Overview: The RNA shown here (Bacterial small signal recognition particle RNA) has 100 nucleotides and comes from a Planctomycetota bacterium. The sequence was found by an Rfam model in a public genome assembly. Lineage of the source: Bacteria > Pseudomonadati > Planctomycetota. The coordinates come from a structure-prediction model, not an experiment, and the mean pLDDT is 79. Its Rfam family is "Bacterial small signal recognition particle RNA". From the family's description: The signal recognition particle (SRP) is a universally conserved ribonucleoprotein involved in the co-translational targeting of proteins to membranes.
[in-house]
RNA sequence: GGUUCGGCCUCGCGCAGCGAUGCUGAAGUGAACCGGGUCAGGCCAGGAAUGGAGCAGCCCUAAGCAUCAUUCAUCGGGUGCCGCGAAUGUUCGGGCCUCC
Numbered sequence: 001g002g003u004u005c006g007g008c009c010u011c012g013c014g015c016a017g018c019g020a021u022g023c024u025g026a027a028g029u030g031a032a033c034c035g036g037g038u039c040a041g042g043c044c045a046g047g048a049a050u051g052g053a054g055c056a057g058c059c060c061u062a063a064g065c066a067u068c069a070u071u072c073a074u075c076g077g078g079u080g081c082c083g084c085g086a087a088u089g090u091u092c093g094g095g096c097c098u099c100c
Base pairs, nucleotide, nucleotide: 001097002096003095004094005093006092007091008089010086011085012084013083014082015080016079018076019075020074021073022072024069025068026067028065029064035060036059037058038057043052044051045050
C1' cells in the first nucleotide's frame, strides 16, 4: 500500500421503552332556581280529619372537573451495550498478500 473481517460514526426499517393526546373502566366531586326523590319549618284549602303546592336540608343523578389503572390507537425524540439492511470515512482493531 492492497484486500478482507469486525468495532465506531450516519441513514432507513423493525422492536422495546419514555412523554403527550384520545378511547375504555373504576371510584371521587358535582344543580340556590331553570333535574328527580323525600320534603322539617312556613304557606294555601277545610269546622275538623286531612289534603295540596313546595323553600331549606338530606339522598340519587346529568353536564362538567380532577385522580388512578390497564388494553387499544395516534403523535413526538440527541431514549436504547437491541435486531436487520444500506452508504460513507483524514477513524480504531485483527487476518492475509506485497513493497521499503